[in-house]
RNA sequence: GCCAAUAUAGCUCAGCUGGUAGAGCAGUCCCUUCGUAAGGGAAAGGUCGUCGGUUCGAAUCCGACUAUUGGCU
Numbered sequence: 001g002c003c004a005a006u007a008u009a010g011c012u013c014a015g016c017u018g019g020u021a022g023a024g025c026a027g028u029c030c031c032u033u034c035g036u037a038a039g040g041g042a043a044a045g046g047u048c049g050u051c052g053g054u055u056c057g058a059a060u061c062c063g064a065c066u067a068u069u070g071g072c073u
Base pairs, nucleotide, nucleotide: 001072002071003070004069005068006067007066010025011024012023013022019056028042029041030040031039049065050064051063052062053061
């Protein structure tokens, strides 16, 4: 220098053919217990890497850039 993959909640990851973004764990609160652990319940937490484009509508499609990983030279 070229090619590919990945980037979504604090962490690990889903999200189909474009239509109001989810799970588990962690954290908070409540129940249960004399208390702790374990168990059960509830609520909260996201400008979907950045900037543009297409579209009535974009995490999703297109382009550029950034970061990480892998491959080639």